[in-house]
RNA sequence: GGAACCAUAGCUCAGCUGGGAGAGCAUCUUCUUGACGUGGAGAGGGUCACAGGUUCGAGUCCUGCUGGUUCCA
Repeated sequence: GGAACCAUAGCUCAGCUGGGAGAGCAUCUUCUUGACGUGGAGAGGGUCACAGGUUCGAGUCCUGCUGGUUCCA
């Protein structure tokens, strides 16, 4: 220098053929217990890395850009 893949909640990750943004763990509240733990119920938490485009509508499609991993030279 060229190419591929990845980037979504505090962490690990789903999100199918473009239309509801989610799960587990963690945090908080509550029930249960003499207490802790376990278990049950509920709640909070999101610039979908960033910028732009297409579309009635974008996490998803297109372009650029940043970072990471890998390969080629």
RNAcentral holds the sequence, with entries from ENA and MGnify. A computed fold for a 73-nucleotide RNA from a Lachnospiraceae bacterium, annotated as transfer RNA. The organism belongs to Lachnospiraceae, within Bacteria. The same sequence occurs in records of 2 taxa. The coordinates come from a structure-prediction model, not an experiment, and the mean pLDDT is 81.